[in-house]
Context: one part of a larger RNA
RNA sequence: GGAUGAACGCUGGCGGCGUGCCUAACACAUGCAAGUCGAACGGAGUUUUAAGACGGAAGUUUUCGGAUGGAAGACUUAAAACUUAGUGGCGGACGGGUGAGUAACGCGUGGGUAACCUGCCCUGUACAGGGGGAUAACAGUUGGAAACGACUGCUAAAACCGCAUGAUAUAGAGAUACCGCAUGAUAUUUCUAUCAAAUAUUUAUAGGUACAGGAUGGGCCCGCGUCUGAUUAGCCAGUUGGCAGGGUAAAAGCCUACCAAAGCGACGAUCAGUAGCCGGCUUGAGAGAGUGACCGGCCACAUUGGGACUGAGACACGGCCCAAACUCCUACGGGAGGCAGCAGUGGGGGAUAUUGCACAAUGGGGGAAACCCUGAUGCAGCGACGCCGCGUGAGUGAAGAAGUAUUUCGGUAUGUAAAGCUCUAUCAGCAGGGAAGAAAGAAAUGACAGUACCUGACUAAGAAGCCCCGGCUAACUACGUGCCAGCAGCCGCGGUAAUACGUAGGGGGCAAGCGUUAUCC
Numbered sequence: 001g002g003a004u005g006a007a008c009g010c011u012g013g014c015g016g017c018g019u020g021c022c023u024a025a026c027a028c029a030u031g032c033a034a035g036u037c038g039a040a041c042g043g044a045g046u047u048u049u050a051a052g053a054c055g056g057a058a059g060u061u062u063u064c065g066g067a068u069g070g071a072a073g074a075c076u077u078a079a080a081a082c083u084u085a086g087u088g089g090c091g092g093a094c095g096g097g098u099g100a101g102u103a104a105c106g107c108g109u110g111g112g113u114a115a116c117c118u119g120c121c122c123u124g125u126a127c128a129g130g131g132g133g134a135u136a137a138c139a140g141u142u143g144g145a146a147a148c149g150a151c152u153g154c155u156a157a158a159a160c161c162g163c164a165u166g167a168u169a170u171a172g173a174g175a176u177a178c179c180g181c182a183u184g185a186u187a188u189u190u191c192u193a194u195c196a197a198a199u200a201u202u203u204a205u206a207g208g209u210a211c212a213g214g215a216u217g218g219g220c221c222c223g224c225g226u227c228u229g230a231u232u233a234g235c236c237a238g239u240u241g242g243c244a245g246g247g248u249a250a251a252a253g254c255c256u257a258c259c260a261a262a263g264c265g266a267c268g269a270u271c272a273g274u275a276g277c278c279g280g281c282u283u284g285a286g287a288g289a290g291u292g293a294c295c296g297g298c299c300a301c302a303u304u305g306g307g308a309c310u311g312a313g314a315c316a317c318g319g320c321c322c323a324a325a326c327u328c329c330u331a332c333g334g335g336a337g338g339c340a341g342c343a344g345u346g347g348g349g350g351a352u353a354u355u356g357c358a359c360a361a362u363g364g365g366g367g368a369a370a371c372c373c374u375g376a377u378g379c380a381g382c383g384a385c386g387c388c389g390c391g392u393g394a395g396u397g398a399a400g401a402a403g404u405a406u407u408u409c410g411g412u413a414u415g416u417a418a419a420g421c422u423c424u425a426u427c428a429g430c431a432g433g434g435a436a437g438a439a440a441g442a443a444a445u446g447a448c449a450g451u452a453c454c455u456g457a458c459u460a461a462g463a464a465g466c467c468c469c470g471g472c473u474a475a476c477u478a479c480g481u482g483c484c485a486g487c488a489g490c491c492g493c494g495g496u497a498a499u500a501c502g503u504a505g506g507g508g509g510c511a512a513g514c515g516u517u518a519u520c521c
């Protein structure tokens, strides 16, 4: 000198774009953050219409006995529309957060998979025949303070289960050709065994099953690279290898039994400490050094520890089970919870924001769609936290006014500075107009927002501070103080004439900032 997710002191006009718990992975009140589909299903409820059987008001008439008339209402059935607790489907494995752990195939880079999987999506081929038994909801009984159950009975499905069909699928037994990298791969072919399906509808569509291919996303393995310490030198028993079995989508001590005694290590094993890694970022001419906030990729985690279930995918932040700590409810028998999601609270700290608006856009989930959900996201609010831009006026103006400081008392400085005169109107304020972002085919659809922007009128009005002035280092005098009070980055200054302390005048530097502190180059 440059830089920062900064903080502190003094000061503070506006706008744009960014950015904002680095500490306690501390504890959390409250609200919201993952739902959706009635075009899978049986119910239930509401409304409307129609029909039926009831019901009988007002009115009309009357010979006062009645007759006629048919409304409201409620019941049943049917249809339509809407809503929806439950069964079922898809999604809750994405998106969002954090960096505790991890020195590791975790990450980066380059490969391998002849050892693998892949829902939704795309392409192609073939198919969808015929049956069955349940169960929630519901009703009844009943337990419990509650959370939540138990029993009996009924019912539906694209829920569940057989049967049929079925191969280029899977498994087994072969044959031929050809290739390779050892196990083997590929192509053709024979036989046997096994396994599918679902319908809905407004008839436009949307789905279902099997197989093959693609795309996308993943799993596993390997070469190389990846901090410090030897005041850590030996480490390891599933340890290293084999065989058999199990297991997985898949290779493998991944697991088990048996057998052998291997394996790693001064090219630093093991142990200890520290740490998420990278693209990048900062600095530097570069080599390098430091760093890993925001944004993007990967990994890990979700109060702590362990476990599996479901599923194409999890050993699952807002799922389940167990244990532990903590908090809450309780009728003391038992239950409920998990902000490292967005806001917000307490605490810690030098220090870090609103319990905001909207799904209008982009994207995601569900749905045929309409649409619903979305604290992702888009915006707004707060903070000079950073960068950038603009303004706080311009011209003229010597009686060199007044004031102030100083003085050798003559003057000198502040100083064209002010006043005065002539202009201008950026920003702020006022008034009028007013977007783009909205796509597709007509209309409709904007949170931001009456915002940006444009125009008009109007007043110099509403808008400057901070640090420094001994040398390094740009900038000097007066007074006060008297080794005191104090200053200080280094040298150093102050003990009666201090350009170094304090104040004033003047000056220098930067400027909505200026200094200080911390850290890096």
Stems, first nucleotide, its partner, number of pairs: 001521004006517005013390006019383002021348001026346003030343003035090003040087002043084010054073001059068003097301003106226008116218002121214007129163001131161002138153006169194009179184001199206002227273003234264002239261004244256003276298004280291004303324005326337004354380001356379003362376001363374004393423004403414004427462001430456004437448001465510005470491003476505005486493002
The part of an RNA shown here (small-subunit ribosomal RNA, 5' domain) has 521 nucleotides and comes from a mouse gut metagenome. The prediction has a mean pLDDT of 85.